[in-house]
Context: one part of a larger RNA
């Protein structure tokens, strides 16, 4: 110089991306306890006070006989002492810096974001807000269920039967869950259209008998080739369906101050974002603009709505109680810091 401890004057967050690390707190018994609640909780809330040892003192209590009463005469019942062995208080003493003296042994509180919770996870860089979760909904499945796994016997589902069982998806609870079925998808449906294998109807084409002087025709059959006909699912086609994938407008004008538009007008579309929320884990401009915190805040909290680009089980907003969660503030605490200093212990390097 490292490393791991330990102590500090005054100040106490100034340090820093961040009170990162440390330090404060700390057991029991009493008082005493706020907001907000799903009435259980929050809460060891917060915040005080107490504590050792001694006495032959007081007081109340626990544990029993002895004695005494009582009648319903019994292992009954009612009082209940001296002693003993604890218990809680209370007086008075004592001692030390200090008495849970030592070891062990919660700091605390306000906001407000996510997620209700407990849990589960990236063995070896994430523990969350990621999964799961109960709750809620859509679907499938009448039993040789559906679904999975096997080529298949077969096995799981289940020695279960729609209050089961598979699947998706949403995530306690409260208040809810708006329109769109035009595309995609899935379900019903069946007149018409197209449409496979099969069937082979008719052509045509080479061969050949025969026919003609020739050129040529050419029958049956073998062959090669054409494909009328017939033909079911599906697609088209017709409807449901969105807690199915998903979607959820522009542009002009207009109120007697201005400004803004309840109003009109138009184009387009399947249908034009409702209640909630909102510079948010989402807002680019942006350090939006008002308060509120601070001397000073791109932070933070509360409004505003101009929402580049919120929005309702891809769940929308609240929400106690919980989080080794994420933001902000405060009180107390310290060597984090002003600014460093000395100790001990172990290491590495030099030197001797």
């Nucleotide at each position: 110089c490292c490393c791991u401890g330990g102590u500090u004057a005054a100040g106490g967050a100034a340090c820093u991306c961040u009170g990162c690390a440390a330090a404060c707190u700390a057991g029991c018994a009493c008082c005493g306890u706020a907001u907000c609640u799903u009435c259980g909780g929050u809460a060891u809330a917060a915040g005080g006070u107490g504590u050792g040892c001694c006495u032959a003192c007081u007081u109340c209590u626990g544990u029993a006989u002895a004695g005494a009463g009582a009648u319903u005469u019994a292992c009954u019942c009612u009082c209940g002492a001296a002693a003993g062995c604890g218990g809680a208080a209370g007086a008075g003493g004592u001692u030390g810096c200090a008495a849970c003296a030592a070891a062990g042994a919660g700091u605390c509180c306000c906001u407000c974001c996510c997620g209700a919770c407990u849990g589960u996870u990236u063995a070896c860089c994430a523990a969350a807000a990621a999964c799961a979760c109960a709750g809620c909904a859509c679907u499938u499945u009448g039993c040789u269920a559906a679904c999975u796994c096997g080529c298949a016997a077969g096995a799981g589902g289940a020695u279960g039967u729609a209050u089961a069982a598979g699947g998706u998806g949403u995530g306690a609870c409260g208040c809810c869950u708006g329109c769109c079925c035009g595309g995609u998808g899935c379900u019903c449906g069946a007149a018409g259209g197209u449409u496979a294998a099969u069937u082979g109807a008719u052509g045509a084409u080479g061969u050949c008998a025969g026919c003609g002087u020739a050129a040529g025709c050419g029958a049956a059959g073998c062959a090669u080739u054409u494909g009328a006909u017939c033909g079911a699912a599906g697609c088209c086609c017709g409807a449901g369906u969105a807690a199915a994938c998903g979607g959820c407008g522009g542009c002009c004008g207009u109120a007697a101050c201005u400004a803004u538009a309840a109003c009109g007008g138009u184009c387009c579309u399947a249908a034009g974002g409702u209640a909630g929320c909102g510079a948010a884990a989402u807002u680019c401009c942006u350090u939006g603009u008002c308060g509120g915190u601070u001397a000073a805040a791109u932070a933070c909290c509360g409004a505003c709505c101009u929402g580049c680009a919120u929005g309702a089980a891809u769940g929308g907003c609240g929400u106690a109680a919980c989080g080794a969660g994420a933001u902000g503030g405060g009180a107390g605490c310290u060597g984090u810091c002003u600014c460093a200093a000395c100790c001990a212990g172990g290491g590495a390097u030099c030197c001797a």